[in-house]
RNA sequence: AGAGUUUGAUCCUGGCUCAGGACGAACGCUGGCGGCGGGCCUAACACAUGCAAGUCGAACGCACUCGACCUUCGGGUCACAUGAGUGAGUGGCGAACGGGUGAGUAACACGUGAGAAACCUGCCCCGAAGACCGGGAUAACCCAAGGAAACUCGGGCUAAUACCGGAUGUCCCCACCGAGUCGCAUGACUUGGUGAGGAAAUGCUCCGGCGCUUUGGGAGGGUCUCGCGGCCUAUCAGCUAGUUGGUGAGGUAACGGCUCACCAAGGCAUCGACGGGUAGCUGGUCUGAGAGGACGAUCAGCCACACUGGGACUGAGACACGGCCCAGACUCCUACGGGAGGCAGCAGUGGGGAAUCUUGCGCAAUGGGCGAAAGCCUGACGCAGCAACGCCGCGUGGGGGAUGAAGGCUCUCGGGUUGUAAACCCCUUUCAGCAGGGACGAAAAUGACGGUACCUGCAGAAGAAGCCCCGGCCAACUACGUGCCAGCAGCCGCGGUAACACGUAGGGGGCGAGCGUUGUCCGGAUUUAUUGGGCGUAAAGAGCUCGUAGGCGGUUCGGUAAGUCGGGUGUGAAAUUUCGAGGCUCAAACUGGGGAAUGGCCUGAGAAACCACCAGGCUGGAGUGCUGGAGAGGGAAGCGGAAUUCCCGGUGGAGCGGUGAAAUGCGUAGAUAUCGGGAGGAACACCAGAGGCGAAGGCGGCUUCCUGGACAGACACUGACGCUGAGGCGCGAAAGCUAGGGGAGCAAACGGGAUUAGAUACCCCGGUAGUCCUAGCUGUAAACGAUGGGUACUAGAUGUGGGAGGUAAUACCAAGUCCUUCCGUGUCGUCGAUAACUCAAUAAGUACCCCGCCUGGGGAGUACGGUCGCAAGGCUGAAACUCAAAGGAAUUGACGGGGGCCCGCACAAGCGGUGGAGCAUGUGGUUUAAUUCGACGCAACGCGAAGAACCUUACCGGGGUUUGAACUGUCACGGCAACUUGCAGAGAUGUGAGGUUCUCCUUUGGAGACUGUGAUAGAGGUGCUGCAUGGCUGUCGUCAGCUCGUGUCGUGAGAUGUUGGGUUAAGUCCCGCAACGAGCGCAACCCUUGCCUGGAGUUGCCAUCAGGUUAUGCUGAGCACUCUCCAGGGACUGUCGGCGAAAAGCCGGAGGAAGGUGGGGAUGACGUCAAGUCCUCAUGGCCUUUAUGCCCCGGGCUACACACGUGCUACAAUGGGCGGUACAAAGGGCAGCCAACUCGCGAGAGUGAGCGAAUCCCAAAAAGCCGUCCACAGUUCGGAUUGCAGUCUGCAACUCGACUGCAUGAAGUUGGAAUCGCUAGUAAUCGCGGAUCAGCACGCCGCGGUGAAUACGUUCCCGGGCCUUGUACACACCGCCCGUCACAUCACGGGAGUGGGCUGUACUAGAAGUCGCUGGGCCAACCUGCUUCGGCAGGGGGUAAGCGCCGACGGUAUGGUUCAUGACUGGGGUGAAGUCGUAACAAGGUAGCU
Repeated sequence: AGAGUUUGAUCCUGGCUCAGGACGAACGCUGGCGGCGGGCCUAACACAUGCAAGUCGAACGCACUCGACCUUCGGGUCACAUGAGUGAGUGGCGAACGGGUGAGUAACACGUGAGAAACCUGCCCCGAAGACCGGGAUAACCCAAGGAAACUCGGGCUAAUACCGGAUGUCCCCACCGAGUCGCAUGACUUGGUGAGGAAAUGCUCCGGCGCUUUGGGAGGGUCUCGCGGCCUAUCAGCUAGUUGGUGAGGUAACGGCUCACCAAGGCAUCGACGGGUAGCUGGUCUGAGAGGACGAUCAGCCACACUGGGACUGAGACACGGCCCAGACUCCUACGGGAGGCAGCAGUGGGGAAUCUUGCGCAAUGGGCGAAAGCCUGACGCAGCAACGCCGCGUGGGGGAUGAAGGCUCUCGGGUUGUAAACCCCUUUCAGCAGGGACGAAAAUGACGGUACCUGCAGAAGAAGCCCCGGCCAACUACGUGCCAGCAGCCGCGGUAACACGUAGGGGGCGAGCGUUGUCCGGAUUUAUUGGGCGUAAAGAGCUCGUAGGCGGUUCGGUAAGUCGGGUGUGAAAUUUCGAGGCUCAAACUGGGGAAUGGCCUGAGAAACCACCAGGCUGGAGUGCUGGAGAGGGAAGCGGAAUUCCCGGUGGAGCGGUGAAAUGCGUAGAUAUCGGGAGGAACACCAGAGGCGAAGGCGGCUUCCUGGACAGACACUGACGCUGAGGCGCGAAAGCUAGGGGAGCAAACGGGAUUAGAUACCCCGGUAGUCCUAGCUGUAAACGAUGGGUACUAGAUGUGGGAGGUAAUACCAAGUCCUUCCGUGUCGUCGAUAACUCAAUAAGUACCCCGCCUGGGGAGUACGGUCGCAAGGCUGAAACUCAAAGGAAUUGACGGGGGCCCGCACAAGCGGUGGAGCAUGUGGUUUAAUUCGACGCAACGCGAAGAACCUUACCGGGGUUUGAACUGUCACGGCAACUUGCAGAGAUGUGAGGUUCUCCUUUGGAGACUGUGAUAGAGGUGCUGCAUGGCUGUCGUCAGCUCGUGUCGUGAGAUGUUGGGUUAAGUCCCGCAACGAGCGCAACCCUUGCCUGGAGUUGCCAUCAGGUUAUGCUGAGCACUCUCCAGGGACUGUCGGCGAAAAGCCGGAGGAAGGUGGGGAUGACGUCAAGUCCUCAUGGCCUUUAUGCCCCGGGCUACACACGUGCUACAAUGGGCGGUACAAAGGGCAGCCAACUCGCGAGAGUGAGCGAAUCCCAAAAAGCCGUCCACAGUUCGGAUUGCAGUCUGCAACUCGACUGCAUGAAGUUGGAAUCGCUAGUAAUCGCGGAUCAGCACGCCGCGGUGAAUACGUUCCCGGGCCUUGUACACACCGCCCGUCACAUCACGGGAGUGGGCUGUACUAGAAGUCGCUGGGCCAACCUGCUUCGGCAGGGGGUAAGCGCCGACGGUAUGGUUCAUGACUGGGGUGAAGUCGUAACAAGGUAGCU
């Protein structure tokens, strides 16, 4: 620091995902030790049991136990030694600390900084003064009573540092009268005088002290007030009656509506009041480069709470966790009358939950309470225990060791790997174990931890390794299994028979006592952008103007100092973090040791540039005045002509109208057409322009009136008056709505006619709202330049509208031309910008100011709520759920019922066919035991098959066989083979007989070849996969294309070259050109054919010579000719004319056997079709192994209702029959071709010469020509079918061969829709040969003979090439894709309602308790009087009780809000193969969209 993922590829936008760190964690697998930390995040749920706050006898009385002394023996005393102790009680102090929790709380609760001149403070410290005289009770205790208990009550005795009265008054407080100092204000402080009021425990003592009272100060603690700071929500916009303020009173420690009475009507709020939701706050913690973001466990500070709600009491302090009262819920006890309780203290239990520990030890340390102290108490705390929960450290051994052991895995069988790993040898002993010693922590004593840490010794490699991952991101690969199954997955995505992605194994990578997973937070994410983003087309500029608040603001001078700036003081607790140290062996942890930091706040003094404020000036921004012209700017009124329609009249007479074509419609009741007259409504041709005006919407005949704005010119004036603009006011196309008019044309809806599979559409005929006017509403548009407004700056060129100025020709004026300048409106373009397209002075450039808006797609501009509207609907505007994309621009292709150019037997022009018949052949289908398999549009179908009776043969039935029919080894045992022959059998085969061989060697014998049996490795398979493959082939297509290097352009995919102008059969060539070259293709080189020449002549040839024959190159001779073989020549647009660009080339001509590629062939670029072939062959994998192999017989591949392809033969006279007769080429031949001869009607047979072939044979060529018959008919056409008789091949022609003869004589009279071939030696027609082959050819491959017609032309059909255009396609139009319906499922809305939570208002009722009133009941202290001295009476004072205000839990009624649920209902999302259509993407077949 980035990476993966949208595409065929690219750039961008944009979301999703990953790698990092962290955790109070949990879960899975695993688990040796130690140090230090942390450990109910959920039910503030309920709690058994134990403990967590007591202490003081030096405050006091009593009871009891023990001791000592004295004793009168009843008892007394505690001096000698401070007698010791226990219990409850009075009294004091503590219990308000410490400990827990985070429910509530959005608040002065917290943080920070100030203030209290408005306050309190026990214990502690310093200071001042004092403590005098008295009094009456009461608990304990005793007696008695009630109650189950808790407990309560009556009588009696008693003490105090308990309580009370009086005195004194430094002093305090209050009132009044002064003085001084000071303060921001109320006022504060000091001090003088007068008056009123107010204390105490002469207690305890160990004699040192400890206590008590009043008061001043301090320390520490607390209370109150204020500035600032820190959550979400506006789908919460208004809230508030003690509310805001005042006066007075009350209350409090104290200010204050804190409370009350009266008065006033205020107070808060868009800088977010009020309401709702959520939440303890902070130091800090985690993360981050930082800014930030998230969090608030442990530790520390503050707050709040203590079963829930309310309340006060006591006290210095509480509205009190282990106190009280009341109410409520719950639990427990009960004798049913009544009582008791509160673990959010430490342990622990149940419950909840994914989940969180021991009912431990000790007060030894630290700290706290009480005490004079000893000491007691202390679940605070110190320790230990549990669990890998976290961080840190250590170990599980170290060194050597190659035959690279065995085993595993893999393998191309050679090997590789595990792997120095192990074994083995040597060594060590940390940790754990055992044994011995043994601390610090403690200052005198005192150690829970603990026989711990630590040290020493002993034994032995001994007791101690797992987890995750290995397709990419991301480090690490193979095998087997599985076969879209099982499964994986963070994202992309893997799995449908060769899975590096599933499972297992081997190997490898990572981390390591842990490793993974899940969850959460930050990061990456510049993906909320202050640092640090955007808005033409990706999400995003409000439809437009005016303008409020707010924000921002020209120039100059002076001043002030709030902001700002620098330094200073105070504070910012400690801990944490960080730097540097220290010491536990190190580390983590730790350190009452230091520095930095803590970004903040307060405060005094200072600076004055900027900003702000105050005061003054300026003119450039802005505005006003004057002059002038331009304009569909707006409103109102009036006027005009053309056209459509309608009405009236005339002429006229059959159609009109409409369409792709029609029909509906109109018309003999007279239409259309035409002429004249009239009515009415709406819109304004030409001018008209990329023109003008307006803020936008928008504005178009002419005239008049009213009116807004802009522009130019020259001056004068005001003096910053400006820009933007949240809310707000207004304007705002069309459609729509309300009311009233109007209505010619047009025209939703609707009707009809067509089209169509349908046609609720497109087309046609009609036609109502509406369109028009008036008044009002609506408030939206693709309201678009998809571009907010303002200001300034930044090359030019060229149009155009408005204004001003200048200018020569030209003597003047004008037009016009040209130049300068301002304003507006277009085009091109530099810099710059941009993802690109593009923008470019009218910016999308460079900057500033202000506003609006965006943050993945869908759901959705939907739902709910609010608000506006008459309604339609508008504005505001979510979530659940779901996807990994959705998008923008550009690129290359492909495609288009887009365009342009060009080619091809593509069409057209012709000739002949197919499609109809019969037959042949192939295929489909059907059938079958089997009808083996493959090939399926062109490019399968007379194809593989160039030849299925057996064989072939792969299929079926049956019979056999199992190391096999064929191949290669090894081992063991045995033997020889061929050959002849018998028997059984369908045969394979089985079983006999005869027969006995060969090579080598040290030859008893052995070895080998060959062979039999058994075993083993392994054979075999036309079994599967052509979608695992090689090779070969088809096809586009013999189409002219396909690419590369370098350069250049582009961010890039890519482009350029290869496009353009010509030309060609051709990317053929020429010219031009940021390209220059090159390669594979084209062409040529090759074969064949056409002409000539040279060489060579046998088997070829025969002109000349000779011989011979009935005849024939038959023979000699010859090589001239034909021909054959070989080698050359020839043709190149070379030449002439024209056209063309002085080109390439084209057209025409000459010459030539041949002329523009002479004809034909071979030759097939990059690639496409997962095209074809595993059954030619080869081959991976899979399957099979007494069978899917092998052998044999028989059958089948030849079936037959039918359908299709390819052919043959025909339908006849350009023919058929018969007779005669002529002329080829190319081939083949020894298991062969077969002459001649004989026989047979014939197929053929017999016999037999020649020839391995330019020699002989196949071999007759046929159409043709000559002659003759047939006369248009189902025939003398046609030959199917069938019968009989034969021939040939072959082991064998039944299934199932070909041929022959005789007889039979079917369909068929030129073939529907449709469709094929062919452009010249071609089509058509005629025969000949060959391969395969025993035999079998209408097929195939070749050969020659005869030998045409037509092509105007490129509109159309098909295929193809190039350029261009659109695209939502890229599996590429056989593409993509939309909506309803049906089914399944998910979440959501509505819904008669129903049930909860929270909450407002009104009323009712009212516990405890404070306060107030009353207080006839009750009462020791004080006062007065009386007294029998016990007391009594009265007063003061207090109090029970009662009443009143307030008041919790409740009750009634009615609202608000939120959650859950609800028959039914609405749309939405999702779901391999459902239905209907075809809306969109191409001109998407009616351009699309709003």
This is a predicted structure of a 1490-nucleotide RNA (small-subunit ribosomal RNA) from an uncultured prokaryote. The coordinates come from a structure-prediction model, not an experiment, and the mean pLDDT is 86. Rfam family: Bacterial small subunit ribosomal RNA. Its family is annotated with ribosome and structural constituent of ribosome in the Gene Ontology.